[in-house]
This record gives sequence, structure tokens and C1' cells, in this order.
RNA sequence: GCGGGUGUAGCUCAGAGGUCAGGGCUGUCGUCUCCAAAGCGACCGGUCGGGGGUUCGAGUCCCUCCACCCGUG
Repeated sequence: GCGGGUGUAGCUCAGAGGUCAGGGCUGUCGUCUCCAAAGCGACCGGUCGGGGGUUCGAGUCCCUCCACCCGUG
């Protein structure tokens, strides 16, 4: 340089163009216990990597850039 993949919460991951963007873990509070852990319940936490475009409507489709990973001359 070329080809491909990934980017969504503090971490790890879901998410048919339309429903409120969600699960698990972590954290906080409560419950339980003599205390703690585990369990159970609740809460907190996102402007979906940046910018454009298509569309009535984009996390999702298209273009471009950025970061990381894999392959290749």
C1' cells in the first nucleotide's frame, strides 16, 4: 500500500429501518444474617467512535475520516 473485521453504559456483549436502546458483571441502596458472603429486590450509568448522506423515520443502509485487530505484496 491492498483486502477484511470490530467500535453501543466503568467492563463484557445483544440489538429485523419504527416500539422506551437493553442483558450480564461492577457500583449504590434495601431485604435476608449474630456479622459477612451468597441469594432476592430496586436504583445509578449511553447523546450507539467523529462527520456527512439516503429515508417520513438510522445504533441498523451508503460515503468519508479515526482507533484497534486479522490477512496479504